Background
This is a predicted structure of a 399-nucleotide RNA (Bacterial RNase P class A) from Mariniblastus sp.
């Protein structure tokens, strides 16, 4: 100097003038006026997770459904954060990880290839019969050797080929030719012991059958977790009301009272019907032939106050911890709107860039500043984006 990796900071400040909105205090019958102080984000975006808070009649069980998936910590909690372990990528600083199970089962992998997991014989190699050619021998019939652009039978899975992937790898022995068939050294799997670690796991030393394809972000199995709805929740005040049609359930029993002795009424229990609890079912609670409840058509009201901002808040110091984060002390209070306020102008300072000058302290001029706006509140994740700083890695040059 160049190329990268990781982390952090800021997102302009101050003053004046005018304008807008809430709050606190004062004056005023009221409209309103005066003073003080305050007035958008790191992501306010996405509406993806987790909660606080509010309501739901049981918020209980089972099934279905959904989510997560290495270990240990953090946190109110999480699918988040931190550290570590395993695997993969990168020369490296570092990055990614949907990281339990494929011998419980089902499914999938085009084409090529003999064969793709109940997975194999295309080429080749070996043995043997026939056949053809040739040579030799011989008792003219055969026998033996060699060869093949030939054919049949048997053995083989080492070599070659196809493929993303083909029945552990290298070397040796053995065999008719071969094969973990056997041996040595490795890798893998199972297992034993020792050491380290909270643990996932790691290292070392043994034993053994020799050797179990991939894919679960496919269905599935395993482990853990999960009530629902949401500020348009909810609470208070005010206002208004008109209904019509269709469907619609089974009784039994006990006690008490009445009785014209036929039975009637009330209450309880069981049953039946129905509503609530996200789906189904069981349970529970409420209501019901003086009609619960469901469906269709139709009418009226919907204004105001509250919830509403001090919170698992934040700055600094210190302490424990590798860190995330926690403890202690001390300071600070930062929108609360309801069709939606927070703006404009001027000056100056700051940051960044360019140009010129320089006494190297700096000065002057010009220009620039991205992504983007709350609505109950908070912790995260994801996405968008300008400028700057620091550390580390790799490469080059110089000393």
């Nucleotide at each position: 100097c160049g190329a990268g990796u990781u982390g952090g900071u800021c997102a302009g400040g101050u003053g004046a003038u005018c304008g807008c909105u809430g709050g606190u205090g004062g004056a005023g019958u009221g409209a309103u006026c005066c003073a003080c102080g305050a007035g958008a984000g790191g992501a306010a975006a996405g509406u993806c997770c987790g909660g606080g808070c509010u309501c739901c009649a049981c918020a209980g069980g089972a099934c279905a459904g959904g989510a997560u998936g290495g270990u240990c910590g953090g946190u109110a909690a999480c699918g988040c954060c931190g550290a570590c372990c395993g695997g993969c990528c990168g020369c490296g600083a570092g990055g990614c990880u949907a990281g339990g199970g494929a011998a419980a089962g089902u499914g999938c992998a085009a084409c090529a290839g003999a064969g793709a997991a109940u997975a194999g014989a295309c080429c080749g190699c070996c043995u043997u019969g026939g056949u053809c050619g040739u040579c030799a021998c011989c008792u003219c019939g055969g026998u033996g050797g060699c060869g093949g652009u030939u054919u049949g039978a048997g053995g083989u899975a080492a070599g070659g080929g196809u493929g993303a992937a083909a029945a552990g790898g290298u070397g040796g022995g053995g065999u008719a030719a071969g094969a973990g068939c056997c041996c040595a050294c490795c890798a893998g799997c199972a297992u034993u012991g020792c050491a380290g670690g909270u643990g996932a796991c790691u290292g070392c030393a043994g034993u053994g059958g020799c050797u179990u394809g991939g894919u679960a972000a496919a269905c599935c199995c395993c482990a853990u977790c999960c009530g629902g709805a949401g500020c348009a929740a909810g609470g208070c005040c005010a206002a208004a009301c008109a209904g019509a049609g269709a469907g619609g359930a089974a009784g039994g029993u006990a006690a008490c009272g009445g009785u014209u002795c036929g039975c009637c009424g009330u209450u309880g229990c069981c049953a039946c019907g129905u509503g609530a609890u996200g789906g189904u079912u069981c349970g529970u609670c409420g209501c019901g032939u003086u009609g619960a409840c469901u469906c269709u058509c139709g009418g009226g009201u919907a204004g105001g106050c509250u919830g509403c901002u001090u919170g698992a808040g934040u700055g600094c110091g210190u302490u424990a911890g590798c860190a995330a984060u926690g403890g202690c002390g001390u300071g600070c209070c930062u929108a609360g709107a309801u069709a939606a306020a927070u703006g404009a102008u001027c000056a100056u300072c700051g940051c960044c860039g360019c140009u010129g000058g320089u006494u190297c302290g700096c000065c002057a001029g010009c220009g620039g500043a991205a992504c983007a706006a709350g609505a109950c509140c908070c912790g995260g994740c994801u996405u968008a984006c300008g400028a700057c700083c620091a550390a580390c890695u790799c490469g080059g040059a110089u000393u």
It matches the Rfam family "Bacterial RNase P class A". By type it is a ribozyme. The model forms 96% of the base pairs in the Rfam consensus. It was read from a public genome assembly, where an Rfam model found it. NCBI's taxonomy places the organism under Bacteria, Pseudomonadati, Planctomycetota, Pirellulales, Mariniblastus. Its mean pLDDT, the model's own confidence on a scale to 100, is 78.